[in-house]
RNA sequence: GUCCCCGUAGCUCAGCAGGAUAGAGCGUAUGAUUCCUAAUCAUAAGGUCACAGGUUCAAAUCCCGUCGAGGACACCA
Numbered sequence: 001g002u003c004c005c006c007g008u009a010g011c012u013c014a015g016c017a018g019g020a021u022a023g024a025g026c027g028u029a030u031g032a033u034u035c036c037u038a039a040u041c042a043u044a045a046g047g048u049c050a051c052a053g054g055u056u057c058a059a060a061u062c063c064c065g066u067c068g069a070g071g072a073c074a075c076c077a
Stems, first nucleotide, its partner, number of pairs: 001073004006068002010026004019057001028044005050066002053063002
């Protein structure tokens, strides 16, 4: 340099042939239970879906660009 894949909650990920209010597990907070803790149960908080532009009545999802992580190939006196 070319190509491929990935980027969604604090962490690990699902959702991606456009349309239901953006989800799960773990973690965190509060409460219940307990003599106390753990475990268990309930509730809640937490997201500009990497960034920006476009298409569309409507975009996490499609298109272009940028950034970042990973991989393959190439280059390298």
This is a predicted structure of a 77-nucleotide RNA (transfer RNA). Its mean pLDDT, the model's own confidence on a scale to 100, is 81. The sequence is in RNAcentral, with records from ENA. It matches the Rfam family "tRNA". It is annotated as a transfer RNA. Rfam links the family to the GO term triplet codon-amino acid adaptor activity.